[in-house]
C1' cells in the first nucleotide's frame, strides 16, 4: 500500500428499513437469625463520528476514526 470482517447498556452479545432481545453485573422486594442460592421486579444503550438515500436508518450508500485477519 491492497483485500475482507467488526464497532449496539458496566461486560458479553441478538437484531440487518418501522420508536433495540437476552445473559452476566447493579439496585429493590420475597425467602433466611443472617449471608449465599433461588424467585419476582426495576434502572441502565445520543446503536463510534460526519454526510447522503428514505415518509422513516442500528440496518442501505459515501467518507472518516478505532480494532482484528489475510496478501504484498
Nucleotide at each position: 500500500g491492497g483485500g475482507c470482517c467488526c464497532g449496539u447498556a458496566g461486560u458479553c452479545g441478538a437484531g440487518u428499513g418501522g420508536u433495540a432481545a437476552g445473559a452476566c453485573g447493579u439496585c429493590a422486594g420475597u425467602c433466611u437469625c443472617a449471608c449465599a442460592c433461588a424467585c419476582u421486579g426495576a434502572a441502565g444503550a445520543u446503536c463510534c463520528c460526519c454526510g447522503g438515500u428514505u415518509c422513516g436508518a442500528u440496518c442501505c450508500c459515501g467518507g472518516g476514526c478505532g480494532g482484528g485477519c489475510c496478501c504484498a
Predicted 3D model of a 72-nucleotide RNA (transfer RNA) from Candidatus Fermentimicrarchaeum limneticum. RNAcentral holds the sequence, with entries from ENA. The same sequence occurs in records of 3 taxa. Taxonomically the source falls in Candidatus Fermentimicrarchaeum (Archaea, Nanobdellati, Candidatus Fermentimicrarchaeales, Candidatus Fermentimicrarchaeaceae). Its Rfam family is "tRNA". By type it is a transfer RNA. Its mean pLDDT, the model's own confidence on a scale to 100, is 85.